[in-house]
RNA sequence: UGCAGAGUAGGAAAUGCGCGUCAAGUGCCGUUGGAUGGGAAGUUGCCGGCGGACGAAGGUUGUUGCAAAGCAUUUGCAACAACCGCGAUGUAUUUUCGCAUCCGCUGCC
Numbered sequence: 001u002g003c004a005g006a007g008u009a010g011g012a013a014a015u016g017c018g019c020g021u022c023a024a025g026u027g028c029c030g031u032u033g034g035a036u037g038g039g040a041a042g043u044u045g046c047c048g049g050c051g052g053a054c055g056a057a058g059g060u061u062g063u064u065g066c067a068a069a070g071c072a073u074u075u076g077c078a079a080c081a082a083c084c085g086c087g088a089u090g091u092a093u094u095u096u097c098g099c100a101u102c103c104g105c106u107g108c109c
Base pairs, nucleotide, nucleotide: 002108003107004106005105010097011096012095013094014093015092016091017090018089019087020086021085028052029051030050031049032048033047034046038103039102040101058084059083060082061081062080063079064078065077066076067075068074069073
């Protein structure tokens, strides 16, 4: 000098544990700040603050209490628990994908 390669932020999937279902969260818009391969530089990507608009899927069973009608018992309401769902839901682990440009790093010549 040439060739090849590794690693960020983060994305996706699976599994586990939670949160919400009495609507927080997620998503959207505006504004503002920050982080982002070892270094430089940086975003159409990522995260946070503030403001705004929009907005959802519940059900079953059991226990207890109260109320009504009652022979048995039934019905209604409330609280709690379990289970099955639902949410552009949070998080952990694993797998997989993963920074243009310049320099650096690793291997080979």
Molecule: THF (Tetrahydrofolate) riboswitch aptamer